[in-house]
Order: sequence, then structure tokens, then C1' cells
RNA sequence: AGAGUCGGUCGGACAGCCGCUGCGCCGCUUGCCGGCGUGGAGGAAAGUCCGGGCUCCAACGGGCAAGGUGCCAGGUAACGCCUGGGAGGCGCCAGCCUACGGAAAGUGCCACAGAAAACAUACCGCCUACGUCCGGGUUUGCCCGGACCGGCAAGGGUGAAAAGGUGCGGUAAGAGCGCACCGCGCGGGUGGUAACACGCCGCGGCAUGGUAAACCCCACCUGGAGCAAGACCAAAUAGGGGAGCAGGCGGUCCUGCGACUGCCGGAUGCGGCCCGCAUCGCUCCCGGGUAGGUCGCUCGAGGCGCACGGUGACGUGCGUCCCAGAUGAAUGGCUGUCCUCGACAGAACCCGGCUUAUAGACCGGCUCUCGCA
RNA sequence: GCCGGAAUAGCUCAGUCGGUAGAGCAGCUCAUUCGUAAUGAGAAGGUCGUAGGUUCGAUUCCUAUUUCCGGCACCA
Repeated sequence: AGAGUCGGUCGGACAGCCGCUGCGCCGCUUGCCGGCGUGGAGGAAAGUCCGGGCUCCAACGGGCAAGGUGCCAGGUAACGCCUGGGAGGCGCCAGCCUACGGAAAGUGCCACAGAAAACAUACCGCCUACGUCCGGGUUUGCCCGGACCGGCAAGGGUGAAAAGGUGCGGUAAGAGCGCACCGCGCGGGUGGUAACACGCCGCGGCAUGGUAAACCCCACCUGGAGCAAGACCAAAUAGGGGAGCAGGCGGUCCUGCGACUGCCGGAUGCGGCCCGCAUCGCUCCCGGGUAGGUCGCUCGAGGCGCACGGUGACGUGCGUCCCAGAUGAAUGGCUGUCCUCGACAGAACCCGGCUUAUAGACCGGCUCUCGCA
Repeated sequence: GCCGGAAUAGCUCAGUCGGUAGAGCAGCUCAUUCGUAAUGAGAAGGUCGUAGGUUCGAUUCCUAUUUCCGGCACCA
């Protein structure tokens, strides 16, 4: 210098004028008026994909079902997030990626092709050693050729995938059939909290194809709804009509209507079902009325700085700061100057993450290649 | 703001434990008719909204994304 990789920060700046809005103070002509001061979108405010706080469902209880997560350890309020480590894969390297439990608990599926798609099998092929038969030869030991019965899985071929791989021996031909090395499995040992590792030991010729983002098994987790949650005040209307589920038996009081009560049942709470508990009418539809205000509403697992502990995520302590809270819904417009001419995009109960979108600018760590000293 | 659902031929819709995607209507060609309609016969038409992943193989399973649709106030 070029190429690359990882992490972080910012994401137009300044000035003037005119507006909008929350809060505080002051003023009067008390209006939702005026003046002054002060605060006023983001790294994703987004998607609503996870996790929590908060609120209600009476108190949220037990079981089943359903759903989710899935190497190990730690962090955290919690997580499907983050950090560190392991294993596998990619890259020369820095580094990056991984839904990464179980297929020897069971079931299902593996189209077409192929002999065979899983306790197997033979299309082409290789071989006639053993057995039977036939023909020929013969030194009567046997030899040659053929047929049958057969043997084999080395090679070819099919397929996404074919029943360990390479080599030597062995054989009629072959084959873990035997052996060596590699791979695999089981048991032990050592190191590590663990996942796991081992160029440590022994045993086993090898048994166990793939698929769990198919059912399933194992371990762990989860009650449901969501600020239009929910609480209060005010206003207005017809507490109107219809449908559904709801009943039976017994006892007491009473002349009777009826009232009380027990058992079984029903409905609702209980937003999948059952049990259990509580309450006793409940649910739905049509129709009617109001569409006003206050709280929830922003001080919070908060920001910044320093110190300490930790490899790190993070934690602890001290100091300091207050930083949008609207409800037709504010955060804007114009002018001037400058530059590298400005991307994606706008809060709506609040946080922690993930994912997606994003013109560009700056800073730092590390790696590779080339050149010079 | 919150909560659900859908996307398959030009249109309306089927398609389940994953194995080459169909129906009706419309359009095209032929027959029938003097001609048209109706009728009969035939052929064509699909990246299954888009992009990745799992699998030998995806409309189907998983993830992300785009577009469209629906519901949710209070009182009595």
C1' cells in the first nucleotide's frame, strides 16, 4: 500500500423568525387566555417473534391433554436471549456458521430405478472344490469335457442412500475367513464441575442404512386474557323483546297461595377436558342510550462516571443526573451560512432480547499478500 | 394499539400422516346449424405470494418477509 475480518460510536451542523405540546411560576379582561423559564422520537420507535413487570379473571389447587425448548456450564427478573467452553463444518489466516438429546423402546415412510430399501438378496458376472449322472481318454491312481444339484458377493450395473475401508495371506471362486493398520462398539483408567478428550489398557470381527423441521420416547418449562387490561366520576335510555340450558324426588311450617331446607342434577366462574372448590340463575341475539372527564401514565430490573470482583456475559459499592407522556393525538415550517448534500424510518402501559430495513461518516483490535528499510 | 385468519389456472374453490396438483365457469379448436346460442368432442393454460432451510424429494414441515381480510369501547 492492497485485500479481508471483528467490535464500537454517530447518523447533517449553526443562527434568526413564526408556530405546536407537557410541566413550573407570574398576570389579569378567569379564557381550557397571555407572558417567562424549562423538557420534547429511534437505533431500530417497525415486525409483534420470544421473555418479564403490571392489571383483571373469587383464592389460580390436583391430574390429563396441548404447546414450547433441546451439547455443557454460567449470567439474568425471565427467555427460544447473552457469555465462555465442547463437538461438527467452512476458510491459507484473523475468524465465521450450526433446530447440536434419542434411530441397538416401539410404529410408520424410503416414489421411480434396482436382485435387494433392511434380522435381506442375486440381473450381468466369477467358480465347478464337494455330491449325482452322461460322454471321451486311461499307465485303473485318475484326467478332460458337459449337465444337474449348487457355492460366492470380489467386479459391473441401479439408486439420494447398498450391509465397514486399504493391503497382504487364503480359496475352486470368494468373503473379517485369518492377520496388520484405520474406522466402529462395549467395559475400565486418566484429565475436566460438565459437555467431552486421550498416540492409555482390555474385550468384540463388526452386530447398529436414512428420516424425529414423521408419530413418538426422555429431560425441563408453560393457568388464561391483555392498558380497547382495569379503577372511579358524570350523562342518557325502554332495566323492552326473543332464543337456549335449567327439574325431579323427599322433609318441615301453613286452611291455602307460598316459604325454608336435604339429595341428585343444571348453569357460571373455569377461555381444551376431568376432579375439586365457590356462587345461584346464567349465556347469546335483536333493540335502546352515551361516545365526556380523572386515574392507570411514566423514577425505571433508569442513564452517566469511577472503583472493585470475574476470561466474559454480568455483579457489588460510591457519586451524580431527571431525560416525551399526547388522546384527532405535539416534536414542525420559512430564511441565511457551511459540508462529505443527508438512508431506513415517527413514541401510544413499560422494560430485556431477537429478527427485519438502513445513504453514508469516524474510531479501534487482529489476519494475509506485496514493496522498502 | 391489541388479537386472529387467508394467499393454488383469467375467476370461484378442492387438495393431510411429504412422492410429478385437480373441479366448475370463462377463453381456444373441431363437429352440429343457412347462421348464432345451447349441446357434444378435444387440446392448452400453474415456478402453489416471495426468499431461505430440513428431506433423496416440499402446495404440504420449519423460519423470515410481502399483500389482503376480519374482530375488540362503555352504560343499562